This is a predicted structure of a 252-nucleotide part of an RNA (large-subunit ribosomal RNA, domain VI) from a Lewinellaceae bacterium. The prediction has a mean pLDDT of 88. Rfam family: Bacterial large subunit ribosomal RNA. Lineage of the source: Bacteria > Pseudomonadati > Saprospiria > Saprospirales > Lewinellaceae.
Context: one part of a larger RNA
RNA sequence: CGCAGGAAGAUUGAAGAGACCUGACACUAGUACGAGAGGACCGUGUUGGACGAACCGCUUGUGUAUCAGUUGUGCCGCCAGGUGCAGCGCUGAGUAGCAAUGUUCGGCCGGGAUAAGCGCUGAAAGCAUCUAAGCGCGAAGCCUACUCUGAGAUGAAUCUUCCGAUUAAGGGUCGCAGGAGACUACUGCGUUGAUAGGCGGCAGGUGUACGUGGGGCAACACACUCAGCCGAGCCGUACUAAUUACCCGUAA
Numbered sequence: 001c002g003c004a005g006g007a008a009g010a011u012u013g014a015a016g017a018g019a020c021c022u023g024a025c026a027c028u029a030g031u032a033c034g035a036g037a038g039g040a041c042c043g044u045g046u047u048g049g050a051c052g053a054a055c056c057g058c059u060u061g062u063g064u065a066u067c068a069g070u071u072g073u074g075c076c077g078c079c080a081g082g083u084g085c086a087g088c089g090c091u092g093a094g095u096a097g098c099a100a101u102g103u104u105c106g107g108c109c110g111g112g113a114u115a116a117g118c119g120c121u122g123a124a125a126g127c128a129u130c131u132a133a134g135c136g137c138g139a140a141g142c143c144u145a146c147u148c149u150g151a152g153a154u155g156a157a158u159c160u161u162c163c164g165a166u167u168a169a170g171g172g173u174c175g176c177a178g179g180a181g182a183c184u185a186c187u188g189c190g191u192u193g194a195u196a197g198g199c200g201g202c203a204g205g206u207g208u209a210c211g212u213g214g215g216g217c218a219a220c221a222c223a224c225u226c227a228g229c230c231g232a233g234c235c236g237u238a239c240u241a242a243u244u245a246c247c248c249g250u251a252a
Stems, first nucleotide, its partner, number of pairs: 001152001005163007015149004021049007033038001051106005059100004066093005071086006110144003117137004170248004174190005195241003198237005204230003211224003215220001
């Protein structure tokens, strides 16, 4: 921009894309078959591999805005206690998120038309013949079926509702954010408000703070203390910020 008024929702599915894998074992059954040795079709079940998707309760990683320990050195006048730097100084742990090595799930079933092949009926050719007319069965393959995209499918589809002689319905700018994201877009929210921050509680992490007391010559240990501190998580709470406002959109 189009889809012959403008919108907001909800659909149909032309077409396209993806997927389509496979082993072993057990039962059927030591049955059919076979002198024996051996040893099935068909059917059913179990358990794997590779591949793929989703997810983070478990396991394992990461987790440079979390906690603790500790070395050297500078600074806070000194002690104590802190803090800066040393490629997060090093080391031990680790929430959320993100991941796989972790967990769950998937390939199925069914239908249609067929290939090789197997047939029915059947002439040409009084017989025979699956073929010439006609009819049937028959593959991991084909078309479906399964998952996703999908009306620019210009062949522009359908349904519901709303709005139009008033700058309407609606949309945007702007702001607060996000499991959305390069930007944009998308999604949520904007005081008739829990959208983010803060605050409170809880979960979770670290592992028992500072200070004081008493013990020890001291290093240190004990008590107050399952303390103190704490990023992303959950629930709540208008304290802060989403203020005010403007623009587009109408004569078909």